[in-house]
RNA sequence: AGAGUCGGCCGGGCAGCCGCUGCAUCCUUCGGGAUGUGGAGGAAAGUCCGGGCUCCACAGGACAGGGUGCCAGGUAACGCCUGGGGGGCGCGAGCCUACGGAAAGUGCCACAGAAAACAUACCGCCCAAGCGCGCAAGCGCCGGCAAGGGUGAAAAGGUGCGGUAAGAGCGCACCGCGUCGGUGGCAACACUCGGCGGCACGGUAAACCCCACCCGGAGCAAGACCAAAUAGGGGGACAAGCGGUUCGCCGCGACGUGCGGUCCGCACGGUUCCCGGGUAGGUCGCUCGAGGCGCGCGGUGACGCGCGUCCCAGAUGAAUGGCUGCUCACGACAGAACCCGGCUUACAGGCCGGCUCUCCAC
RNA sequence: GGGCCGUUAGCUCAGCUGGUAGAGCACUCGGCUUUUAACCGAAUUGUCGUGAGUUCGAAUCUCACACGGCCCACCA
Numbered sequence: 001a002g003a004g005u006c007g008g009c010c011g012g013g014c015a016g017c018c019g020c021u022g023c024a025u026c027c028u029u030c031g032g033g034a035u036g037u038g039g040a041g042g043a044a045a046g047u048c049c050g051g052g053c054u055c056c057a058c059a060g061g062a063c064a065g066g067g068u069g070c071c072a073g074g075u076a077a078c079g080c081c082u083g084g085g086g087g088g089c090g091c092g093a094g095c096c097u098a099c100g101g102a103a104a105g106u107g108c109c110a111c112a113g114a115a116a117a118c119a120u121a122c123c124g125c126c127c128a129a130g131c132g133c134g135c136a137a138g139c140g141c142c143g144g145c146a147a148g149g150g151u152g153a154a155a156a157g158g159u160g161c162g163g164u165a166a167g168a169g170c171g172c173a174c175c176g177c178g179u180c181g182g183u184g185g186c187a188a189c190a191c192u193c194g195g196c197g198g199c200a201c202g203g204u205a206a207a208c209c210c211c212a213c214c215c216g217g218a219g220c221a222a223g224a225c226c227a228a229a230u231a232g233g234g235g236g237a238c239a240a241g242c243g244g245u246u247c248g249c250c251g252c253g254a255c256g257u258g259c260g261g262u263c264c265g266c267a268c269g270g271u272u273c274c275c276g277g278g279u280a281g282g283u284c285g286c287u288c289g290a291g292g293c294g295c296g297c298g299g300u301g302a303c304g305c306g307c308g309u310c311c312c313a314g315a316u317g318a319a320u321g322g323c324u325g326c327u328c329a330c331g332a333c334a335g336a337a338c339c340c341g342g343c344u345u346a347c348a349g350g351c352c353g354g355c356u357c358u359c360c361a362c
Numbered sequence: 363g364g365g366c367c368g369u370u371a372g373c374u375c376a377g378c379u380g381g382u383a384g385a386g387c388a389c390u391c392g393g394c395u396u397u398u399a400a401c402c403g404a405a406u407u408g409u410c411g412u413g414a415g416u417u418c419g420a421a422u423c424u425c426a427c428a429c430g431g432c433c434c435a436c437c438a
Base pairs, nucleotide, nucleotide: 001358002357003356004355005354006353007352008351009350010349012327013326014325015324016323017322018321020039021038022037023036024035025034026033027032041333045344046343048342049341050340051339052338053219054218055217056216060264061263062262063261065215066214067213068212069211070084071083072082073081074080085099086097087096088095089094100210101209105208106207107204108203109202122149123148124145125144126143130141131140132139133138157175158174159173160172161171162170176199177197178196179195180194181193182191183190184189223284224283225282226281233275234274235273236272237271238270241252242251243250244249255269256268257267258266277437278436279435291310292309293308294307295306296305297304298303328331363434364433365432366431367430368429369428372387373386374385375384381418390404391403392402393401411427412426413425414424415423
């Protein structure tokens, strides 16, 4: 210098004028006005996870359903984050990883192929032993084999030597695999460690399933209070049945509701659904919080602890804007609506730092 | 703001226990008819919304994104 990789930060600035809005104080003719002060984001977004909060439910249990899935830790919690292990990619810095179980069981594996899972034989190889023909070479039968070819996404360990009629873990060596032990590690797991086993049977669990752990339902249009208005109007469902009756009905009930997946169970006896009617006003919830910043300590880190300091939107037709001037590298994606922690997605451009590779110079 | 559902031929919809996607209408051609409609016969019709992943193989299973639609308050 070029190429790359990882992490962090910013995302127009300044000034003037005119507005909008929350709060505090003061004034007021109660309409409002003045002054001070605060006023969008890194994603406010998608609503994909997790929690707080609120209401409903909640003795307890079973089943169903959903989610997560290597190990350890962090956290209020998580499907998030940190560190580590295994696997894959890259020369490297580094990146990616739904990564439990297929010898618990079931299902599926189209087409092709002999065979798709208790293996099998289309082409092929052999025909030693046995039998037949032949003088013989040889041919055939009965058979043997799975080395080679072929099919397929996938074909029942690989290479070599021995062995054989031809072959084959049939035997052996090495590699791979399984299993038992040893060593290291909290663990996942690792090992240039030792023994045993000729190999103990393909793939698929983002198929059912098994194992371990977690999960009650709904959402601020939750919910609480005040005020106003209207027609406590109409229809449906609640089985079959049994008992009583003054014939109007009443009671029981396996029915209904609470119970918001179902059942057992508990409580209550009218409950629930649809159509129709009325109002569309106010107050609270509402923002001080798992909060921001700084320092110190512990930890590899996520993070935790302590001290100090700060208050930083809260609207409800819904504010956070407009104009002018100067300036620069000419400004992207995008606008809070109960609140937080994450993930994902969108984003013009710019700044800072760590590290890697190649080339050049000294 | 919150919750739920859908996207397959020109239109309306099936197919979602993974194995190369169909029905009706429409369109085109032929027949019947003097002609049209109706009727009969034939043929064509898909990046299965988009992009990744799992699998030998994805409309179907999983994830992300895009687009479209539906519902909600209070009172008696």
Overview: Two RNAs folded together computationally: RNase P RNA and transfer RNA, 438 nucleotides in total. Rfam match: Bacterial RNase P class A.